A computed fold for a 75-nucleotide RNA from a Candidatus Woesearchaeota archaeon, annotated as transfer RNA. Its Rfam family is "tRNA". By type it is a transfer RNA. The coordinates come from a structure-prediction model, not an experiment, and the mean pLDDT is 80.
RNA sequence: GCGCCCGUAGCUCAGUUUGGAUAGAGCGGUACCCUCCUAAGGUAAAGGCCGGGAGUUCGAAUCUCCUCGGGCGCG
Numbered sequence: 001g002c003g004c005c006c007g008u009a010g011c012u013c014a015g016u017u018u019g020g021a022u023a024g025a026g027c028g029g030u031a032c033c034c035u036c037c038u039a040a041g042g043u044a045a046a047g048g049c050c051g052g053g054a055g056u057u058c059g060a061a062u063c064u065c066c067u068c069g070g071g072c073g074c075g
Stems, first nucleotide, its partner, number of pairs: 001074007010027004020058001030044004051067005
């Protein structure tokens, strides 16, 4: 330098195949219940504008282009 893959909640990931309407799970944290206290258990709410930017479209996490970070391969 070229090609491929990954980037979504604090962490680990699903969702991308076939674009469809307000984006999910587990763990963790918080509040409350329970308990003499803690742990365990139960309930509830919060936490994202999907790495960034632009484009296509009625509509983009999903398609296209550029770019950033990480990994692998080739030279």